The prediction has a mean pLDDT of 83.
This is a predicted structure of a 463-nucleotide part of an RNA (small-subunit ribosomal RNA, 3' major domain) from Tetraselmis sp. GSL018.
The source organism's lineage runs through Eukaryota, Viridiplantae, Chlorophyta, Chlorodendraceae and Tetraselmis.

[in-house]
Context: one part of a larger RNA
RNA sequence: UGACGGGGACCCGCACAAGCGGUGGAGCAUGUGGUUUAAUUCGAUGAUACGCGAGGAACCUUACCUAGGCUAGAAUGUGAGCGCUAUCUGGUGAAAGCCGGAGUUCCUUCGGGACGCAAAACAAGGUGCUGCAUGGUUGUCGUCAGCUCGUGCCGUGAGGUGUUGGGUUAAGUCCCGCAACGAGCGCAACCCUUAUCUUUUGUUACAUAAUAAACUAAAGAGACUGCCGGUGAUAAAUCGGAGGAAGGUGAGGAUGACGUCAAGUCAGCAUGCCCCUUACGCUCUGGGCUACACACGUGCUACAAUGGUUCGGACAAAGAGCUGCGACCUCGCGAGAGUAAGCAAACCUCAAAAACCGAAUCUUAGUUCGGAUUGCAGGCUGCAACUCGCCUGCAUGAAGGUGGAAUCGCUAGUAAUCGCCGGUCAGCCAUACGGCGGUGAAUACGUUCCCGGGUCUUGUACA
Numbered sequence: 001u002g003a004c005g006g007g008g009a010c011c012c013g014c015a016c017a018a019g020c021g022g023u024g025g026a027g028c029a030u031g032u033g034g035u036u037u038a039a040u041u042c043g044a045u046g047a048u049a050c051g052c053g054a055g056g057a058a059c060c061u062u063a064c065c066u067a068g069g070c071u072a073g074a075a076u077g078u079g080a081g082c083g084c085u086a087u088c089u090g091g092u093g094a095a096a097g098c099c100g101g102a103g104u105u106c107c108u109u110c111g112g113g114a115c116g117c118a119a120a121a122c123a124a125g126g127u128g129c130u131g132c133a134u135g136g137u138u139g140u141c142g143u144c145a146g147c148u149c150g151u152g153c154c155g156u157g158a159g160g161u162g163u164u165g166g167g168u169u170a171a172g173u174c175c176c177g178c179a180a181c182g183a184g185c186g187c188a189a190c191c192c193u194u195a196u197c198u199u200u201u202g203u204u205a206c207a208u209a210a211u212a213a214a215c216u217a218a219a220g221a222g223a224c225u226g227c228c229g230g231u232g233a234u235a236a237a238u239c240g241g242a243g244g245a246a247g248g249u250g251a252g253g254a255u256g257a258c259g260u261c262a263a264g265u266c267a268g269c270a271u272g273c274c275c276c277u278u279a280c281g282c283u284c285u286g287g288g289c290u291a292c293a294c295a296c297g298u299g300c301u302a303c304a305a306u307g308g309u310u311c312g313g314a315c316a317a318a319g320a321g322c323u324g325c326g327a328c329c330u331c332g333c334g335a336g337a338g339u340a341a342g343c344a345a346a347c348c349u350c351a352a353a354a355a356c357c358g359a360a361u362c363u364u365a366g367u368u369c370g371g372a373u374u375g376c377a378g379g380c381u382g383c384a385a386c387u388c389g390c391c392u393g394c395a396u397g398a399a400g401g402u403g404g405a406a407u408c409g410c411u412a413g414u415a416a417u418c419g420c421c422g423g424u425c426a427g428c429c430a431u432a433c434g435g436c437g438g439u440g441a442a443u444a445c446g447u448u449c450c451c452g453g454g455u456c457u458u459g460u461a462c463a
Base pairs, nucleotide, nucleotide: 001463002462003460004459005458007457008456009455010454011453012452013451015447016446019410020409021408022407023406026301027300028299029298030297031296032295033294034292035291042053043052064287065286068283069282070281077122078121081117082116083115087102088101089100090099091098092097105114106113107112125276126275128274130272134270135269136265137264138263139261141259146185147184148183149182150181151180152161153160154159165176166175167174191253192252193251194250196221197220198219199218200217202215224247227241228240229239230238231237303403307362308361309360310359311358312357313356319350320349321348324343325342329338330337331336369400374395375394376393377392378391379390380389416439417438418437419436420435421434422433
């Protein structure tokens, strides 16, 4: 100087407390461990792994296994030479491949070029190892308020001072004081969205008798402790009030200091070293990544009457669309099929919002709750749904009556609850992830305690 303390003082955070809803019990989905396997590819492992890489494993993907094949190789560049090249086709085969057959393209300045085959050689290839050789990038402490420098001063020196102290703040925020005076990276502000108003704008939107309003989308205004009063050191600030759509950071986002964990990633990419080179490279078939005595994480659906079912009625926002979204109409109980209008979209379509409201019914029961599982019959995508897709109809109708110890989230348009959309994508195992709106609470006395963090101080046989 740090680090640590079941030392002290002060302060903060959904940290506790006060509340609301869950997880832990059930069934299923998904990830992981384990076990199994020819293979169940690899990585991630307290917080900071486990619906994570993967924003979509039937083939492909694919890295794994099995069997078949290739060896200058699957891709790229240079390329002597051959042009019988493109294309069509036979045999063999699971395919890849191997062995054959037919076949005379286009442009031309007649040199050649397009295009195809191809020796030799230079050059390949590796998702093989090392994240403890690395770059880049990410998580975490933590959006915590800290981390430093120049000059000066103090100390033999390590170092200190500044950055400590008195107040204050969300904040090393600001004020005052001070052997310090200044400065930098952080904080804040500048950026985006949103709440109000004004102006302009106006078709595909809205409204008509006609303007308006609403909406569209651009520019501005507006909030600054600016005003008043109290407290305070006459300061910074804080408390109350007025006006105001909004008040003290209005709300949300983006933004992550010096560093820590030899944290994660050599499998995104790049890259040193090492290793393989008729194989640890390449290709292809089928399989596997989907296994299943079991254990854990994250979720979905429930256990019902604040509910289930049937009929009728109402109100969003944000998105996507040409290999696309696909109205109406017809057929089908339905998934869907047929035909086909419109729309590169404020125009047309996806599109029905659902919870909600009204009426009827069920009457506490393993039920008209719950929907797992299984049988049959179908639809769709796709070369192909056996391993291993989704959806529909009929039938079946399991566990489950609110969950032990323990444990998680959340302070307001939040929790809870309700549906809608998107990316990936042929299809989809999405109950995931990322967004969007609808309805809309309870509680916070307080900081003794648990957890994490900040500042000062104290002890130390630790560095």

The full RNA is in RNAcentral, with records from ENA.